[in-house]
Context: one part of a larger RNA
RNA sequence: CUGUUUGAUGGAUGACUUGGCUUAAGCACCGAAGAAGGGUGUGGCAAGCUGCAGUAAACUCUGGCGAGCCGCAUGCAGGCUUAGAACCAGAGAUUCCCGAAUGAGAUUCUCCACAGAAUCCGUAAGGAUGGGGAACGCGGGGAAUUGAAACAUCUAAGUACCCGCAGGAAGAGAAAUCAACAGAGAUGCCGUGAGUAUCAGCGAGAGAAAACGGCACAGGGCAAACUGAAUCCUUUUUCGUGAGGAAAAGGAGAUGUGGGGUUGCAGGACUGUUGGCUAAACUCUAAGUUGAGAAUCAAAAGUCUGCUGAAAUGCAGCACCAUAGAAGGUGAUAGUCCUGUAUGAGUAAUUGGCUUAGAGUUCAACAGUAUCCUGAGUAUUGUCCAUCGGAUAUUGGGCAAGAAGCUAGGGGGCAUUAACCUCUAACCCUAAAUAUGUUUUAAGUCCGAUAGCAAACUCAGUACCGCGAGGGAAAGUUGAAAAGAACUCCUAGCGGAGAGUUAAAAGAGCCUGAAAUCAAACAGCU
Numbered sequence: 001c002u003g004u005u006u007g008a009u010g011g012a013u014g015a016c017u018u019g020g021c022u023u024a025a026g027c028a029c030c031g032a033a034g035a036a037g038g039g040u041g042u043g044g045c046a047a048g049c050u051g052c053a054g055u056a057a058a059c060u061c062u063g064g065c066g067a068g069c070c071g072c073a074u075g076c077a078g079g080c081u082u083a084g085a086a087c088c089a090g091a092g093a094u095u096c097c098c099g100a101a102u103g104a105g106a107u108u109c110u111c112c113a114c115a116g117a118a119u120c121c122g123u124a125a126g127g128a129u130g131g132g133g134a135a136c137g138c139g140g141g142g143a144a145u146u147g148a149a150a151c152a153u154c155u156a157a158g159u160a161c162c163c164g165c166a167g168g169a170a171g172a173g174a175a176a177u178c179a180a181c182a183g184a185g186a187u188g189c190c191g192u193g194a195g196u197a198u199c200a201g202c203g204a205g206a207g208a209a210a211a212c213g214g215c216a217c218a219g220g221g222c223a224a225a226c227u228g229a230a231u232c233c234u235u236u237u238u239c240g241u242g243a244g245g246a247a248a249a250g251g252a253g254a255u256g257u258g259g260g261g262u263u264g265c266a267g268g269a270c271u272g273u274u275g276g277c278u279a280a281a282c283u284c285u286a287a288g289u290u291g292a293g294a295a296u297c298a299a300a301a302g303u304c305u306g307c308u309g310a311a312a313u314g315c316a317g318c319a320c321c322a323u324a325g326a327a328g329g330u331g332a333u334a335g336u337c338c339u340g341u342a343u344g345a346g347u348a349a350u351u352g353g354c355u356u357a358g359a360g361u362u363c364a365a366c367a368g369u370a371u372c373c374u375g376a377g378u379a380u381u382g383u384c385c386a387u388c389g390g391a392u393a394u395u396g397g398g399c400a401a402g403a404a405g406c407u408a409g410g411g412g413g414c415a416u417u418a419a420c421c422u423c424u425a426a427c428c429c430u431a432a433a434u435a436u437g438u439u440u441u442a443a444g445u446c447c448g449a450u451a452g453c454a455a456a457c458u459c460a461g462u463a464c465c466g467c468g469a470g471g472g473a474a475a476g477u478u479g480a481a482a483a484g485a486a487c488u489c490c491u492a493g494c495g496g497a498g499a500g501u502u503a504a505a506a507g508a509g510c511c512u513g514a515a516a517u518c519a520a521a522c523a524g525c526u
Base pairs, nucleotide, nucleotide: 001524002523003522004521005520006519007518008517014511015477016476019447020446021444022443023442024441025440026439027437028436029132030131037098038097039096040053041052042051044076045075048072049071059092060091061090062089063088064087068080069079070078103111104110105109112116118129119128120127121126136167137165138164139163140162141161147154151201177184178183188215189214190213191212192211198206199205219429220428221427222375226259227258230257231252232251233250234249235248236247237246238245239244264406266374267373268372269371270368271367272366273365274364275363280362281361282360283359284358285357286356287355288354289353290352291351292350296345297344298343302318303334304317305316306315307314319336320335321325327339328338329337380401381400382399383398384397385396386395408424409423410422411421412420464471465470484510487498488497489496490495
């Protein structure tokens, strides 16, 4: 030096899964009645996690369960419990300090003191706002890298990011819309139309709509004409179980409360005629009834014989159940051992329907067309800017000019005129189909510990790094059961030799235990 063997080291591989990932369905806001999130306390012994808050691993009530219990956590001590504990579900009570933090300040603490922040609405009584929330939404601002093979218009992109605001969804939404001589009939989302029309240093690139097929469907209210206090609020009294009714006093309100009315085939006011007056509809209250709804409950059939084994769920034999042969557990692979499963049952909080009784609110049709009404610094035009596929023909904004009044007005992708078609702006609200997942449940041709979330683990957003914003790990497996190795010997101890447990040391640095690497012994070569 090579090889073999036996060990050591190491932790790959195999097997496993407490955890993830994805999808679907459910569900979706919290907060001055003090949230989210923290700090500090709280146990007999108590460092951490969890729970809880000076009533402090808990208190009360109701329901469930039925024999054990005093969290993770297996010890000692001491208790509780069939007078029903523990545990599970629901409803309450308590809930220190900081925190929007709100009496003043501040060092998660203090001081004044029993009233208290600020802002807004309201005559007042009184009410509201504030802060938080993973992603999703709407709005206000708004890059650059990059691409164009350079770069400036352009692109990236209205993206990233910042700010504001809202909700369980948001936004949009009932045509001054499209279409094309045929017609459709609010909005949204999906597919197609279509990488088409169109835009573009016509470069790079950007990029619709109608129509068609689906999902889901829902329509309403004001202003005005006319009317003119017929209206509303507060307090008190009173009737009623209640919804609500009545009265009084005070206040709001003619700068208009209430009624009426809401559209394009024009409609309404107005005028006239006819019908209807308490039936019907809607909302609410009370009682009854019937569903949904928590914990939970019932739920079939072998633990028969023999064999192997540490152990039977295996093998052999003979049976049984099945609206249940999903799944998990049990000393190896179990329909019939356990938990469950199919199928049924059950009710509190809460909530839906129906019935009865009551309360509140609400009329329709036709004809006429003289008069009146139908959203103004608006429509529209010019110009400048932003945006857009929108080209002269998107949408919005600044400045300047500025209509009409139903014999009216807007639109129909160049302007104007006429015809034709179509709609009625300048006020408001609106469920569902859609988006998302902090969340619950279920499932999976997903991952199986260098994978899968960063995190399967006593203590992970931890240790550690950084002044800070921030960055950010490693780390799973004894055994069926601790039976976790009494006792003896060597040793300072680690460790070892016996003895013992076990099916097996699998011996806690514990399943399997590869390779690199190390040692010893043996063999060979030099």
Molecule: large-subunit ribosomal RNA, domain I
Organism: Candidatus Woesearchaeota archaeon